[in-house]
This is a predicted structure of a 72-nucleotide RNA (transfer RNA) from Heterostelium pallidum.
Its Rfam family is "tRNA". From the family's description: Transfer RNA (tRNA) molecules are approximately 80 nucleotides in length. The family's RNA type in Rfam is transfer RNA.
The organism belongs to Heterostelium, within Eukaryota.
RNA sequence: UAACUAAUAACUCAGAGGUAGAGUGAAAGACUGAAAAUCUUUAUAUCAAUGGUUCAAGACCAUUUUAGUUAU
Repeated sequence: UAACUAAUAACUCAGAGGUAGAGUGAAAGACUGAAAAUCUUUAUAUCAAUGGUUCAAGACCAUUUUAGUUAU
């Protein structure tokens, strides 16, 4: 310098252009003599950034940032 991959909740990951989800974790309650386990409920995301396409973008397009891999 070029090509490719990834970026979504505190963590690990889903997500066919049409309401952003799961598990774990956190908080509260039930249960217990008290814990653990179990059950119920709750909160946490402007989806890496900017612009574009579209009635509508986490998704498609362009550029940038960060991390990684490969080539020179």